Two RNAs folded together computationally: RNase P RNA and transfer RNA, 419 nucleotides in total. Its mean pLDDT, the model's own confidence on a scale to 100, is 76. Rfam match: Bacterial RNase P class A. From the family's description: Ribonuclease P (RNase P) is a ubiquitous endoribonuclease, found in archaea, bacteria and eukarya as well as chloroplasts and mitochondria. The family's RNA type in Rfam is ribozyme.

RNA sequence: CAGGCAGAGUGUAUCGGCCGCUCCUCGUUUCGGCGGGGGGAGGAAAGUCCGGACUCCGCAGGGCAGGACGUUCCGUGGUUAACGCGGGAACAUCGGCGCGAUAUCGCCGGUGAUGGAAAGUGCCACAGAAAAUGAACCGCCCCGAUUCGUCGGGGUAAGGGUGAAAAGGUGGGGUAAGAGCCCACCGCCCCGAGGGUAACCGAGGGGGCAGGGUAAACCCCGUCCGGAGCAAGAUCAAAUAGGGAUCAAGAGGCUGCCCGCCUCACUUGAGAUCCGGGUUGAUUGCACUAGAUAAAUGGCUGACUCCUUCGGGAGAACAGAAUCCGGCUUACCGCUCUGUCUGCACU
RNA sequence: GGCCCCAUCGUUCAGCGGUUAGGACUCCAGGUUUUCAUCCUGGCAACACGGGUUCGAUUCCCGUUGGGGUCA
Repeated sequence: CAGGCAGAGUGUAUCGGCCGCUCCUCGUUUCGGCGGGGGGAGGAAAGUCCGGACUCCGCAGGGCAGGACGUUCCGUGGUUAACGCGGGAACAUCGGCGCGAUAUCGCCGGUGAUGGAAAGUGCCACAGAAAAUGAACCGCCCCGAUUCGUCGGGGUAAGGGUGAAAAGGUGGGGUAAGAGCCCACCGCCCCGAGGGUAACCGAGGGGGCAGGGUAAACCCCGUCCGGAGCAAGAUCAAAUAGGGAUCAAGAGGCUGCCCGCCUCACUUGAGAUCCGGGUUGAUUGCACUAGAUAAAUGGCUGACUCCUUCGGGAGAACAGAAUCCGGCUUACCGCUCUGUCUGCACU
Repeated sequence: GGCCCCAUCGUUCAGCGGUUAGGACUCCAGGUUUUCAUCCUGGCAACACGGGUUCGAUUCCCGUUGGGGUCA
């Protein structure tokens, strides 16, 4: 310098003319319209994954069930809601470097939908002897038998083999062979002076070492959650024919269950509640720099730029508001910035 | 517009995280029959897509895509 990938920002993006669509407002009108002025899609309007406003249910009490979220500390934004932002620590994983190697440890960097596997239960296919109350297939060693080919009993987790995963590692001692059986170092667990606001780190001491993985399996722990949704709901108009069930040991209300609570009779029907049937149009909810009600936000054209098969085409991708606001996720042309990788050139 | 649900052979249904993904109908081939149908035997054919968890995903989680139901 060029290109790829990822992330963030932007996304009203060329300038003008003419004709339209919709809403508001002013004027005019022969009430049909006409004229002047002004407003008219997005960063995601999307998915409907969350939270809130708003509305109704009984202003919503308790328990069970159910659902959502989840390392931890400090600071900070937000309605202290969803959900973010900055920094630190721990853990897991990946890459690089270092310790001779191993177990694995230390340092640096990236990533992470990161509670608990030492409360309990389940599962871990195939392979393998054994997949978790610690396991003998081969091998090694000891004993016995022997037809000398082997067979039986026992010990052994050092070696081989299986697997995604195999019961601390290296070296030495030790032993029949072996083994934390013993020792040194490393690792691990427990206690812990001291440091730090805290998470946490940790001098030193003790212990031969227990406790494989899986919770986006059940579950446990902690925090939170009443339900429904603008087709909610309100008003007017219209409709309310003929039916069914029950009526206090009842019916209905809260919509999974139980309790609690609330409403409805007191002369068995011209009443109450529910089921079912019928009616089903309009206004409002609905708008604060869009506010329609099946939904407006568009088309033509002149310059200019780019492409071209010279006919022409394009001026952009993703995409179109429907009660509103906030968050998350997903989609995306071009440009800018940051990070990273590759190639080329130079030093 | 709101709410809820689903996606497996051509169709319709099964499917404990480890299966050769199974059944029925259809289709194809062979047999039976004079022939066709029936019947018998065999075969073809599928986990919507992309990530993640896990040793391992049709299954569990997240997101897209497509489809369906319901509410005045």